[in-house]
Context: one part of a larger RNA
RNA sequence: GGCACACGGUGGAUGCCUUGGCACCAGGAGCCGAUGAAGGACGUGGAUGGCUGCGAUAAGCCUCGGGGAGCUGCUGAACGAGCGUUGAUCCGGGGAUUUCCGAAUGGGGAAACCCACCUGCGCGAAACCGCAGGUACCCUGCGCUGAAUCCAUAGGCGCAGUGGAGGUAAGCAGGCGAACUGAAACAUCUUAGUAGCCUGAGGAAGAGAAAGAAACAUCGAUUCCCUGAGUAGUGGCGAGCGAAACGGGAACAGCCCAAACCGUGCUGGAGCGAUAGUCUGUGGACGUUGCCAGUGCGGGGUUGUAGGACGACUCAUGGUCAUGCCACAGCAUGGUCGGGGAGUUACAAAGGCAUGGGGUAGCGGAAGCGAGUGGAAACUCGCGCCGAAGAGGGUAAAGGCCCCGUACGCGAAACUUCAUGCCCUCCCUCGAGUCGCACCUGAGUACGGCCGUGCACGUGAAACGCGGUCGGAAUCUGCGGGGCCCACCCCGCAAGGCUAAAUACUUCCUGGUGACCGAUAGUGAACUAGUACCGUGAGGGAAAGGUGAAAAGCACCCCGCGAGGGGAGUGAAAUAGUACCUGAAACCGUGUGCUU
Numbered sequence: 001g002g003c004a005c006a007c008g009g010u011g012g013a014u015g016c017c018u019u020g021g022c023a024c025c026a027g028g029a030g031c032c033g034a035u036g037a038a039g040g041a042c043g044u045g046g047a048u049g050g051c052u053g054c055g056a057u058a059a060g061c062c063u064c065g066g067g068g069a070g071c072u073g074c075u076g077a078a079c080g081a082g083c084g085u086u087g088a089u090c091c092g093g094g095g096a097u098u099u100c101c102g103a104a105u106g107g108g109g110a111a112a113c114c115c116a117c118c119u120g121c122g123c124g125a126a127a128c129c130g131c132a133g134g135u136a137c138c139c140u141g142c143g144c145u146g147a148a149u150c151c152a153u154a155g156g157c158g159c160a161g162u163g164g165a166g167g168u169a170a171g172c173a174g175g176c177g178a179a180c181u182g183a184a185a186c187a188u189c190u191u192a193g194u195a196g197c198c199u200g201a202g203g204a205a206g207a208g209a210a211a212g213a214a215a216c217a218u219c220g221a222u223u224c225c226c227u228g229a230g231u232a233g234u235g236g237c238g239a240g241c242g243a244a245a246c247g248g249g250a251a252c253a254g255c256c257c258a259a260a261c262c263g264u265g266c267u268g269g270a271g272c273g274a275u276a277g278u279c280u281g282u283g284g285a286c287g288u289u290g291c292c293a294g295u296g297c298g299g300g301g302u303u304g305u306a307g308g309a310c311g312a313c314u315c316a317u318g319g320u321c322a323u324g325c326c327a328c329a330g331c332a333u334g335g336u337c338g339g340g341g342a343g344u345u346a347c348a349a350a351g352g353c354a355u356g357g358g359g360u361a362g363c364g365g366a367a368g369c370g371a372g373u374g375g376a377a378a379c380u381c382g383c384g385c386c387g388a389a390g391a392g393g394g395u396a397a398a399g400g401c402c403c404c405g406u407a408c409g410c411g412a413a414a415c416u417u418c419a420u421g422c423c424c425u426c427c428c429u430c431g432a433g434u435c436g437c438a439c440c441u442g443a444g445u446a447c448g449g450c451c452g453u454g455c456a457c458g459u460g461a462a463a464c465g466c467g468g469u470c471g472g473a474a475u476c477u478g479c480g481g482g483g484c485c486c487a488c489c490c491c492g493c494a495a496g497g498c499u500a501a502a503u504a505c506u507u508c509c510u511g512g513u514g515a516c517c518g519a520u521a522g523u524g525a526a527c528u529a530g531u532a533c534c535g536u537g538a539g540g541g542a543a544a545g546g547u548g549a550a551a552a553g554c555a556c557c558c559c560g561c562g563a564g565g566g567g568a569g570u571g572a573a574a575u576a577g578u579a580c581c582u583g584a585a586a587c588c589g590u591g592u593g594c595u596u
Stems, first nucleotide, its partner, number of pairs: 001595009015581001016546002020517002022514007029506002031167002039101003042055003046079001049075003061095006070083003106115003116135007137164002139161007172200005182189001186236001212219002223250004233241002254498003257442001261299009277286002279330006304476001306441003310436006318337007338429006351423010362410003368383005384401002386390001392404003447471008457483001478493005533540002553580001556567004
């Protein structure tokens, strides 16, 4: 030096454990913000580094409920000083306070700082200082003022507004919009209208009541799922891309304007008196009436087997009052009573009360003892019991009957949500039909040329939709569509608007589940974690869990400066001693044997 055995050191694998994660399901909630948010800075405790809470009223203040014996949060304790059955701590509802920064908004600024003005107040002789409130910009409305330029307008000034501004996980709509990649290279194409950026809105968003889909038969808004179907198509006919209708389901809901015409108000114009007009008839009276153009308001009206307006006629229609130049009759309009209907998501719109259900604290809740083993009983044995409860967790080991719970039942002063009813609000009280007339039915629109683009559809025979540009209709005897185009036929009515549900998502709250993980796993993060640390910055980004049932955490003695160790003691165990469960391997030793 090697090998073997034994015993150690080091190290932290493995096993077991779980405070933490992951995925999903159901319900709730789906916004917060100038009444100052989200997020922070700095403070705040008797002593206080971090976390949590809170805000100069600062681990808290008031009040209403719950609860019932202890309490002054966590990080280990102890001390000090206190509080509490006159109900504390704690839990829930409502309220008060809420520094400074931050949209940040009096001005500035290198965020958490600096400097002001106005009004009122405190101190004071005054100044200084301090306190409270106000003072940003835009928009909207109103008022005053007011150029070029007479009226006017622009502009200016002031007042008012529970108007806007900023934040927000995913989902949604719109605008802008890649590349790597695939095509085994690459350019059309693909990736992909994806990622990314921007804008906007909502609890959903968008879409939506046919100028539709179809096919000679019909259906009847939209959305979502299944199917149709990897079909029809499209495609350097390459790679690839890729429908729709029918059918089956989920959910269902339909409406309002513009216009014609009537009434009324305003502005401008023609007109100078009447053969127009003042509801109709007759007579009178009036004249700022009436007419034309524009515009505001109210009525009317809303569709394709066309509909509506206007005129005439027919049928039908509660009472009462008023008005319509005067008188009578009719008619029209309005009010009121009665009758009928509807309603808060569209079709108008706001609120109150009552009752009931849910939510935000909670409460009740059955039934077991003995012996044995053991450090410890829940284990084993014996004899019982409950069960609408034998889910689960804890307790010195493995407990239906020890504790918390579980099944089941009960509960709210206050706030909140939903449903129902009443109050309330709105509408109707008429409408229907026939005939006539040809007044209305969305214009720089539809459509066309050129250029793009969306449609599964790459220009293709390319319809249809959208945009740019240049042209530019028809008016119901009208117009659009049915995938070039034409005819016939069929379907529909554009150029205005609103609309719940079925659908998408989960930052957040509650409950639950797992052939999900178990500390190199599972979130980056089970622990001071987006921390330490790195970077000028954007940004990057860790490691790190386990004594024991209970600290009972080794009094005392000895060696040592100490660290550490040996006794003693605790404990079931100390080779469980806080460098602590188990304690593999590499690696380092000690002893013995063999061997060189």
Molecule: large-subunit ribosomal RNA, domain I
Organism: soil metagenome